[in-house]
RNA sequence: GGCCCAUUAGCUCAGUUGGUCAGAGCUCCCGGCUCAUAACCGGUUGGUCCAAGGUUCGAGACCUUGAUGGGCCA
Numbered sequence: 001g002g003c004c005c006a007u008u009a010g011c012u013c014a015g016u017u018g019g020u021c022a023g024a025g026c027u028c029c030c031g032g033c034u035c036a037u038a039a040c041c042g043g044u045u046g047g048u049c050c051a052a053g054g055u056u057c058g059a060g061a062c063c064u065u066g067a068u069g070g071g072c073c074a
Base pairs, nucleotide, nucleotide: 001073002072003071004070005069006068007067010026011025012024013023019057029043030042031041032040050066051065052064053063054062
């Protein structure tokens, strides 16, 4: 210098052909159970989907540029 992949909740991730889809598990918090703790059971909270712009009636998704991390080639 060139190419590829990833970026969505505190963490690990899913998200189909663009459409009432913003989710799961774990954690935290609250409650139950217990003499108590763990385990187990129930419930709740938590997001401008990495940034900016574009396309569209409509973008987490498509296009462009950039950022961060990882990998391959030279």
Description
Model confidence (mean pLDDT): 81 of 100. The RNA shown here (transfer RNA) has 74 nucleotides and comes from a Clostridia bacterium. Lineage of the source: Bacteria > Bacillati > Bacillota > Clostridia. The sequence was found in a public genome assembly. It matches the Rfam family "tRNA". It is annotated as a transfer RNA. Rfam links the family to the GO term triplet codon-amino acid adaptor activity.